Bacterial RNase P class A from a Thiohalomonadaceae bacterium, 347 nucleotides, folded computationally.
Its mean pLDDT, the model's own confidence on a scale to 100, is 78.
The gene name in the source record is rnpB.
RNA sequence: GGAGUCGGCCGGGCAGCCGCUGUCCCUUCGGGGAUGGAGGAAAGUCCGGGCUCCACAGGGCAGGGUGCCAGGUAACGCCUGGGGGGCGUGAGCCCACGGAAAGUGCCACAGAAAACAUACCGCCUAAGCCCUUCGGGGCCGGUAAGGGUGAAAAGGUGCGGUAAGAGCGCACCGCGCGGGUGGCAACACGCCGCGGCACGGCAAACCCCACCCGGAGCAAGACCAAAUAGGGGAACGAUGGUGCGGCCCGCACCGUUCCCGGGUAGGUCGCUCGAGGCGCACGGCGACGUGCGUCCCAGAUGAAUGGCUGUCCACGACAGAACCCGGCUUACAGGCCGACUCCCUUU
Numbered sequence: 001g002g003a004g005u006c007g008g009c010c011g012g013g014c015a016g017c018c019g020c021u022g023u024c025c026c027u028u029c030g031g032g033g034a035u036g037g038a039g040g041a042a043a044g045u046c047c048g049g050g051c052u053c054c055a056c057a058g059g060g061c062a063g064g065g066u067g068c069c070a071g072g073u074a075a076c077g078c079c080u081g082g083g084g085g086g087c088g089u090g091a092g093c094c095c096a097c098g099g100a101a102a103g104u105g106c107c108a109c110a111g112a113a114a115a116c117a118u119a120c121c122g123c124c125u126a127a128g129c130c131c132u133u134c135g136g137g138g139c140c141g142g143u144a145a146g147g148g149u150g151a152a153a154a155g156g157u158g159c160g161g162u163a164a165g166a167g168c169g170c171a172c173c174g175c176g177c178g179g180g181u182g183g184c185a186a187c188a189c190g191c192c193g194c195g196g197c198a199c200g201g202c203a204a205a206c207c208c209c210a211c212c213c214g215g216a217g218c219a220a221g222a223c224c225a226a227a228u229a230g231g232g233g234a235a236c237g238a239u240g241g242u243g244c245g246g247c248c249c250g251c252a253c254c255g256u257u258c259c260c261g262g263g264u265a266g267g268u269c270g271c272u273c274g275a276g277g278c279g280c281a282c283g284g285c286g287a288c289g290u291g292c293g294u295c296c297c298a299g300a301u302g303a304a305u306g307g308c309u310g311u312c313c314a315c316g317a318c319a320g321a322a323c324c325c326g327g328c329u330u331a332c333a334g335g336c337c338g339a340c341u342c343c344c345u346u347u
Stems, first nucleotide, its partner, number of pairs: 001343010012312007020037007039318001043329002046327005051217004063213005068082005083097001084095004098208002103206002105202003120147002122143003128139004155173006174197001175195005180189003221269004231260006240254005276295008313316001
């Protein structure tokens, strides 16, 4: 100098004017003053929790989720550290990564055969039988080394062996089982023994195993409470009207006033002080935890957070709270900082 990896941060600044809105103070009730007023994702609503109401003895079934190990956490499908596998020269990055010797199922096309192995081309003709012009040919057979198919073909390489071959035998590598050592564990081992190999792939196929999970959501839910209609009760009333009618008794309904309860409109709470932010110290590799100090940082409900002007610059991306919090994912103009890697050059 070039190329790259990982982590963190910012996301127009300043000034003036005019608005909107929460809180507090003052008020002559008209208003005035002070002060606060979107994000790193407020988003998707995909996980987890708090909170609220409903349900609930315990256990099981069904259903859903998670899935290497250990730790962190209120909890998680998140995070940290580690193991294994894959990619990269490297810093680093990616992985639903339990079980396929419990059972069932599937493996398109091609191919002999896709899992009780099998034989298209090929290779072989030792043994047995037939023919022979004595070169050989045919039958019965053997084989899986080579070719071919496929995403995948029944361990690999070499030597021996053989008619040709083959774990048929041997060595090394691989694999399986048992043990040992190290590690909390996942797992590892250029440690020992046994086995010629018995075990193709798919579980984001059914399934098996282990663990976790009740439902609905702030329009949750709680409180106050008109008018009108309707419900219940009490009192009063020309002892009245209407219906059951031929008449009497009786029954039902109708009136006025007051009270009660439910509920609608409307209002209040829930509502923003919280698993909170920042700083320091200590423990821990780390996620994180503990202690001390310090700060208060939107809370609306037709729903505010905006507009104009001046000026500067690198000319401003994605985007807009609605009960709250922890994550994940997705979107994002441009810029800053730190740690690290590789290549080239110079000294």